The RNA shown here (transfer RNA) has 75 nucleotides and comes from Candidatus Gottesmanbacteria bacterium RBG_13_45_10.
Taxonomically the source falls in Candidatus Gottesmaniibacteriota (Bacteria, Bacteria candidate phyla).
The RNAcentral record of the sequence draws on ENA.
[in-house]
RNA sequence: GCCGAGAUAGCUCAGCGGUAGAGCAACUGUUUUGUAAACAGUAGGCCCGGGGUCCGAAUCCCCGUCUCGGCUCAA
Numbered sequence: 001g002c003c004g005a006g007a008u009a010g011c012u013c014a015g016c017g018g019u020a021g022a023g024c025a026a027c028u029g030u031u032u033u034g035u036a037a038a039c040a041g042u043a044g045g046c047c048c049g050g051g052g053u054c055c056g057a058a059u060c061c062c063c064g065u066c067u068c069g070g071c072u073c074a075a
Stems, first nucleotide, its partner, number of pairs: 001071007010024004018055001026042005048064005
């Protein structure tokens, strides 16, 4: 330099046009002498940034930033 994948909750990920979910973690309650476990519940993100299309964009298009993988050239 080229190609591909990705960026969504504290973490790991789903969601592929119609107002964003799961597991784990956190918090509260029940249970226990107590802790853990188990069970029930609560809170937590307007989706990497900017622009465009659309009645409507996390989702489609363009530009940029960052991460991962592969290839090539030079040293």